The RNA shown here (c-di-GMP-I riboswitch aptamer) has 78 nucleotides and comes from an Actinomycetes bacterium. Lineage of the source: Bacteria > Bacillati > Actinomycetota > Actinomycetes. The model forms 95% of the base pairs in the Rfam consensus. Model confidence (mean pLDDT): 88 of 100.
C1' cells in the first nucleotide's frame, strides 16, 4: 500500500418520536431523544427508483439512512 472489518480503543453520524423554525409541498436547519450506520462522509450537473408542486409525453423541486455509481477519510485484530 491494496483487500477486509473485533462483542477492540479514540472519535464521528443520528433513524423514529418531539419543541423552534423556514418551505405552496415533498422537505430542509438548529435542539432533545437514540433505532442503527465502516463511509449513515461529499456528489441530486453520474444512472436508476421513490416523493412534492405545477401550466403535466414537459418543467421545477426533494431523498445521499432507497439501490448502484464516482471521489475523499480515522483506527487497525484476524
Nucleotide at each position: 500500500g491494496a483487500u477486509c472489518g473485533a462483542g477492540a480503543a479514540a472519535g464521528g453520524c443520528g433513524a423514529c418520536c418531539u419543541g423552534g423554525u423556514c418551505g405552496u409541498g415533498a422537505g430542509g436547519c438548529c435542539g432533545g431523544c437514540a433505532a442503527g450506520c465502516a463511509a449513515a462522509g461529499c456528489c441530486a450537473u453520474c444512472g436508476g427508483g421513490c416523493c412534492u408542486g405545477u401550466a403535466c409525453u414537459g418543467c421545477a423541486g426533494g431523498u445521499a439512512u432507497c439501490c448502484g455509481g464516482g471521489c475523499u477519510a480515522c483506527c487497525g485484530a484476524a